[in-house]
Context: one part of a larger RNA
Order: sequence, then C1' cells, then structure tokens
RNA sequence: GGAUUAACGCUGGCGGCAUGCCUAAUACAUGCAAGUCGAUCGGGGCCGCAAGGCCCAGAGGCGAACGGGUGAGUAACACGUAUCCAAUCUGCCCUUAAGUGGAAGAUAACUGGUCGAAAGACUAGCUAAUACUCCAUACGACGUCCUUAUCGCAUGAGAAGACGUUUAAAGUCGGGUUAAACCGACGCUUUUGGAUGAGGGUGCGCCAUAUCAGGUAGUAGGCGGUGUAAUAGACCACCUAGCCAAUGACGUGUAGCUGUACUGAGAGGUAGAACAGCCACAAUAGGACUGAGACACGGCCUAUACUCCUACGGGAGGCAGCAGUAGGGAAUUUUUCACAAUGGGCGAAAGCCUGAUGGAGCAAUGCCGCGUGAACGAUGAAGGUCCUUGGAUCGUAAAGUUCUUUUAUAAGAGACGAAAAGUUCGGUUAGGAAAUGAACCGGACCUGACUGUAUCUUGUGAAUAAGCAAUGGCUAACUAUGUGCCAGCAGCCGCGGUAAUACAUAGAUUGCAAGCGUUAUCC
Repeated sequence: GGAUUAACGCUGGCGGCAUGCCUAAUACAUGCAAGUCGAUCGGGGCCGCAAGGCCCAGAGGCGAACGGGUGAGUAACACGUAUCCAAUCUGCCCUUAAGUGGAAGAUAACUGGUCGAAAGACUAGCUAAUACUCCAUACGACGUCCUUAUCGCAUGAGAAGACGUUUAAAGUCGGGUUAAACCGACGCUUUUGGAUGAGGGUGCGCCAUAUCAGGUAGUAGGCGGUGUAAUAGACCACCUAGCCAAUGACGUGUAGCUGUACUGAGAGGUAGAACAGCCACAAUAGGACUGAGACACGGCCUAUACUCCUACGGGAGGCAGCAGUAGGGAAUUUUUCACAAUGGGCGAAAGCCUGAUGGAGCAAUGCCGCGUGAACGAUGAAGGUCCUUGGAUCGUAAAGUUCUUUUAUAAGAGACGAAAAGUUCGGUUAGGAAAUGAACCGGACCUGACUGUAUCUUGUGAAUAAGCAAUGGCUAACUAUGUGCCAGCAGCCGCGGUAAUACAUAGAUUGCAAGCGUUAUCC
C1' cells in the first nucleotide's frame, strides 16, 4: 500500500447493486415452511324441485430421497482430476415391439358396543376400487445343449437355433348408440434402445508433528459359501503366514474439499464469507421398514440426556427451514407482502400447495454513482489569529449582483417486468363410418406482490445536506498561549525538568471525504 461476512470512536444528505451469528452443532414460546388428485373407490354432511354442485374424514395413487439449512464429524477414494465397470441399478420422460382375457375373497370408512384423564386402543357387523389374490395368454428372463461365426487389454463377451422351468395387466373420462359394437384421450402390463440420476474400482494430487518408530489378527492372501442392483474379508467356515513402514506406517493435533477469492512484477504466500459443484450431518447413539431412490431435517422403532402434559396408570417433543426469543459475544436484520414472474409437487384441466423464489423492511457493513451550488464580486468590510505595530493572514472567502434546480418539497401524468396457460371464435393436418378428441395457425378476453414504484411534466426556492484525522522525522501540512520530567503523548526513533512546530487549547495548514480514524487478521 492492498484486502476484510469486520468491530469500536466521532460524524452522517440521497440512490443503485450486493452482504448481514465468524461466538454456544447452546436451549427454544408462537406462527408458517409438503402436499395434491372426486377424470381410481365406497361413504357422511350441506345446498337444490330436479339435473347437479360444494365440503369432509377414510381406502387408493403420485410426491414427500427434490427444494431449504448447517459444517459437528471426516486427513478419507471425502474432495479434485483422469480413467475403468465384460461387476451394476435407474420412478417420471423419449423411443421399439406386443398386449390389456377371465374369476374369487377381504378390509377401512360407516353402524353398534367396550376401555382410557388424554394420547389412543379393542371388539361385532356391512361395503367399494386403478387396493389384494388366483387362472389364461407370452416376446422375455433363467437353466441345459452347440458353443460356432465374430469381437475384446484380460478375467472373457457372443447373433441365430432346440428343449425345459417360470413370470403380466386396470380401468377412468369424452364422443357415439334404443342398447351395444366402435372411436378418441389419459392410464395399466411385458419388451428394445436412450436420456437423466445413482452405485462401485483404480492412477495421481491433498495440513502439522519423530518430544509419535514400529504397526496389524479379518490382519495379508487363497478355496468354498453368505450377501448385494453389483465387485470385494463386505461377512462366514477352512487353509497358508503373511501385509504396511524413515519415499514416514501407526499415533497425536488441526481441518469439510473444490471452482475460486485476496495479495504479489512474478514465483509464491494466505483464505475457502457470498455464488456454483461435491461430501457429511439433522438433540446424542444405534437400527431397520417403505420405496425406482433413504437407512430418511419437519417418517418409524429402541436407548440416553433434557423440556412439557397427567386423573400418577401413562403420554408428547426435537428451528443446523423462514421469521422470532433467551443465552453467549466486540458483533450480525422483520414474529413483513405475494405466488404476478422463474422453478418445483399433484392434477386431463381449472387450480391447489410452495418462508424455494420474487419483493419490501432494518444496518454507511461494503462497492459504485450523485449532491451539499455556479458566474461575477476589493472599501481586500466586520470579526478571529499572528505581529518587528508598518502590516500579514483566514480571503473572492463573506456580503452584494446575476443565474441554475441535480437533490428536496408540492401538484399532476405514469411504465417494463405479461406472455404463456386457460376460456371462446375461426381455420389447417393425420386418423376415423361419424362425432368427440389430438397437434398446429390466427383473432378476442383474462392475469402485477413489488406499486401509484421507476420514470416524466409543472410550480417553489440556494433553498434541505460536511465531517474526520493529522501537522518533530519517517510523512503532505506551523504559529501563539497554557503547562513545567507535572499533566500528558507515542507505530518506531523518541517528546515534556520555563522560550515545547512532539502535551492541552486556539488560529492557520495538509490529507481523505459521507465518511474519517483506531483495533484485529492476511499478503
């Protein structure tokens, strides 16, 4: 000198964009943060003459494994990078091929009864489904045969063919019809390839410490199993006795890793806030269930600590989500608005949900921009300070004259972000007997939290707006008075004991400026 998630002191006009518990991964009052589907199903209630509509819990489906938070643990294939899986899985989505036939039995809700303070539980009876079960059909899968063509870095992979075993499904809505048939849309089952996501292996890189020198018994390897989507001492039985280590094993301490950021001419050093990728965690510890995916922050079970309720028998809870509270601390914000946009979940859609997100609020915490006026104006006014008493200086500074109006204030006008989806009207295309529907094109209607915000126009009037630190040298900027080794200053050198440019005050000056200094940390 630069930098900072900064804090403290003095001061403080505005706007834009960012940022805002670094400490106690301490404890949490209250509210909200994950629901949705009636176009899967039966029922209850309300409205209605009816058609039908609305609401509710329940069964069922999808989602809740995303999004959001934190950095405790972790020195590790956790992360980064490269590479491999012939050792793997993948809901929704796209794509290929085929199918969607038949049957049966339950159960919640509900009704009746019982127990309990509650949380909740038990019992008898009834009923439905895209819930559950069985049968049929069968590409496929698995096993056996041939292992050939062909291919691969290796273990090896392997088209076609034969035989055997075994496995599927679900409907709903719209159109149409006297009723069907049938058509369309969304589903459902099997299958091919993909996309996306995930899992696993390996090379290299990855802090300090030897005042840690030996470590290891599933340890190192093998055979056979178990287990998994899959490889593997991952686990188990048996066998062998190995394996790692001064190129630092083992131990101890510290620490999330990276893209990046700061600094520096660079080499390097330091950091890992915000944003983005990965990992880990969800009071502490352990466990599995469901599922395509979890060993699951707002799911379950167990144990522990803590808090709360209790009729003492027993129950309930987990803010490292958003706000907020207490505590700790030098120190870090509102118990705000909206789903209008972007994105996500569900739904055919309308739509519902969304403390993700978009906004507003608070804080000079930072960066950037603007302003606090401009021109003229010498009797160099008054006043202050200094003085050799002549004057010098503050100083064109003020006053005054002439202007301007950013900002401010008052009044008025007033956006972009919104185009999709949807509804409706018209048309085109493929298919179909037709109709509905689908895809596409065009017109109209509808939708803004921020917000009467940004911005613009007009009026008023210099009006509403400057401080902080320093002035001995380093280091830009000096005099007077007070004090008298006192009071005090100080980053270093050092100032102060009666003429202090170094203390204090005043004037002047210098530097930066809505900031300026100090402290802390890094280069």
Predicted 3D model of a 523-nucleotide part of an RNA (small-subunit ribosomal RNA, 5' domain) from Cornu aspersum. The full RNA is in RNAcentral, with records from SILVA.